C1' cells in the first nucleotide's frame, strides 16, 4: 500500500524554532497575526501489544483467565472521530415533492495488534 480483527459519548500542554495555513474528504460550524502546519525540547494521557507483579485455574513443562503496573514498541494530547454524508424505524411539519428531530445499523477515517 491493500486485508482481517478489536476500539473510538473517558483522559492528557508548556516552551523554543517557524511565518499562514489546519480540523482526512463533502456540506456545516470552528480553530488560527493574542501566531495556523510542520520539526524540537521537556511534560502529560492511555493498558493495543511485550515485559514485570499479584489472585485464580491447568499441568510434568508449556497455558488460560483477571487485576495491577507508563518498564519496552507504538499512540495520543481544541470542540464525541467536532457535527455530517449511505439505508431503516419512530416522530413532527407539509397537499404532495420533500424537510427536520431522535434511535439503530452500516460506509468511511482514525489507532492497534495479526497476516500478505
Nucleotide at each position: 500500500u491493500a486485508c482481517u480483527u478489536a476500539u473510538c459519548c473517558a483522559g492528557a500542554g508548556a516552551g523554543g524554532u517557524g511565518g499562514a495555513g489546519g480540523g482526512a474528504c463533502u456540506g456545516g460550524c470552528c480553530c488560527g497575526a493574542u501566531g495556523a502546519a510542520a520539526c524540537c525540547u521537556c511534560g502529560g494521557c492511555a493498558a493495543c501489544g511485550g515485559g514485570u507483579u499479584u489472585g485464580c485455574u491447568a499441568u510434568u513443562u508449556u497455558u488460560g483467565c483477571a487485576a495491577a503496573u507508563a518498564c519496552c514498541g507504538u499512540g495520543c494530547u481544541a470542540a464525541u472521530u467536532c457535527c455530517u454524508g449511505c439505508a431503516a424505524a419512530u416522530c413532527g411539519a407539509g397537499a404532495a415533492a420533500u424537510c427536520g428531530a431522535u434511535u439503530u445499523g452500516a460506509a468511511a477515517g482514525a489507532u492497534a495488534a495479526g497476516a500478505a
Notes:
Predicted 3D model of a 116-nucleotide RNA (SAM riboswitch aptamer (S box leader)) from Heyndrickxia shackletonii. Its Rfam family is "SAM riboswitch aptamer (S box leader)". Gene Ontology term of the family: regulation of gene expression. The coordinates come from a structure-prediction model, not an experiment, and the mean pLDDT is 85. The RNAcentral record of the sequence draws on Rfam and Ribocentre.